The RNA shown here (transfer RNA) has 73 nucleotides and comes from a Promethearchaeota archaeon. It matches the Rfam family "tRNA". About the family: Transfer RNA (tRNA) molecules are approximately 80 nucleotides in length. By type it is a transfer RNA. Its mean pLDDT, the model's own confidence on a scale to 100, is 82. The RNAcentral record of the sequence draws on ENA. Lineage of the source: Archaea > Promethearchaeati > Promethearchaeota.

[in-house]
RNA sequence: GGGCAAUUAGCUCAGUUGGAAGAGCACUUGGUUCGCAAUCAAGGGGUCGGGGGUUCGAUCCCCCCAUUGUCCA
Numbered sequence: 001g002g003g004c005a006a007u008u009a010g011c012u013c014a015g016u017u018g019g020a021a022g023a024g025c026a027c028u029u030g031g032u033u034c035g036c037a038a039u040c041a042a043g044g045g046g047u048c049g050g051g052g053g054u055u056c057g058a059u060c061c062c063c064c065c066a067u068u069g070u071c072c073a
Base pairs, nucleotide, nucleotide: 001072002071003070004069005068006067007066010025011024012023013022019056027043028042029041030040031039049065050064051063052062053061
């Protein structure tokens, strides 16, 4: 320098071949306990890596950039 893959909640990851986002763990509050753990219930948390384009509408399609991994040179 070039090819490919990934980027979504604090962490690990789903998601839809365009109609607007979820799970587990973690966190907060309450019940239970003398207390802790475990367990049960409820709740908070996201500009879907950044910018632009297409579209009535983009996490999804197109372009550029960034970061990470991997392969080639």